RNA sequence: GCGGGUGUAGUAUAGUGGCAGUACGUGGGCUUCCCAAGCCUAUGGCACGAGUUCGAUUCUCGUCACCCGCU
Numbered sequence: 001g002c003g004g005g006u007g008u009a010g011u012a013u014a015g016u017g018g019c020a021g022u023a024c025g026u027g028g029g030c031u032u033c034c035c036a037a038g039c040c041u042a043u044g045g046c047a048c049g050a051g052u053u054c055g056a057u058u059c060u061c062g063u064c065a066c067c068c069g070c071u
Stems, first nucleotide, its partner, number of pairs: 001070007010024004018054001025043006047063005
């Protein structure tokens, strides 16, 4: 330099053109003599920019970061 892949919450992970889920974590409450465990509740996210579309996390293009391969 070229090609390919990945990018979703603090962490891990699913998802699909029509409200973004799950688990752990974190905060609060219940329970207990206390702790742990358990239950309820809240919390917080689609890498960035542009385009297509009535509507984009999803499709297209570019940028960035990481990973793999070729040279």

Record summary
Model confidence (mean pLDDT): 81 of 100. This is a predicted structure of a 71-nucleotide RNA (transfer RNA) from a Patescibacteria group bacterium. Its Rfam family is "tRNA". The family's RNA type in Rfam is transfer RNA. Lineage of the source: Bacteria > Bacteria candidate phyla. RNAcentral holds the sequence, with entries from ENA.